[in-house]
RNA sequence: AGUGAGGGUAGAGGUGCAAAUGUCAUCAGUAAGCUUGCGGGAGGAGAAUGAGCUCUAUUGAACCAAGCUAAAAGGGGUAUUUGCCGAAGCUAAUGGAUCCUCAUUUCCCAUUAGCUGGGACUGUGCUAAAUAAGUACAGUACUGUCAUAUAGCUGCGUUGCUAUAUGGAGGGCUAUCUCACAU
Numbered sequence: 001a002g003u004g005a006g007g008g009u010a011g012a013g014g015u016g017c018a019a020a021u022g023u024c025a026u027c028a029g030u031a032a033g034c035u036u037g038c039g040g041g042a043g044g045a046g047a048a049u050g051a052g053c054u055c056u057a058u059u060g061a062a063c064c065a066a067g068c069u070a071a072a073a074g075g076g077g078u079a080u081u082u083g084c085c086g087a088a089g090c091u092a093a094u095g096g097a098u099c100c101u102c103a104u105u106u107c108c109c110a111u112u113a114g115c116u117g118g119g120a121c122u123g124u125g126c127u128a129a130a131u132a133a134g135u136a137c138a139g140u141a142c143u144g145u146c147a148u149a150u151a152g153c154u155g156c157g158u159u160g161c162u163a164u165a166u167g168g169a170g171g172g173c174u175a176u177c178u179c180a181c182a183u
Stems, first nucleotide, its partner, number of pairs: 002181003006178006014085001016084009033068005042056003047105006088116009117143002120140007145168009
């Protein structure tokens, strides 16, 4: 001084990521329940759909209207705490689990593969009660990091720092220990 995603430890990016608990608003005067009226044969369980099974119903089902009573979850703001820096998120496949039973899908969990450095804003779509938030694609500038080039300062065993421009990606980057090969 070199090669190897070699192995390990500790770190950085910042409106950084995720989780838990408390609290606040929204959800919503909505769902559900009760009473009355209309109505006249369907309706219910469950996240949705279809089939089955079963239950309710002329002692009056569903739908609709009026009145009384009246939520919750998810998502969001905020405070505190915890774990962290592929933190985490998304997509696809496989498997599991879940309704009274079966089937498809959804939600949830795990594994595998792939993509994304990070946050913000704008547009379109999806999801959602929502103009919130999230998410996919596209774009805009910002920011951290490394490489290259130019300029300046420093340095003179030739390095380091700053600024600008271009480009790359986290299998990265910085510091440090170590392994193998090679010189």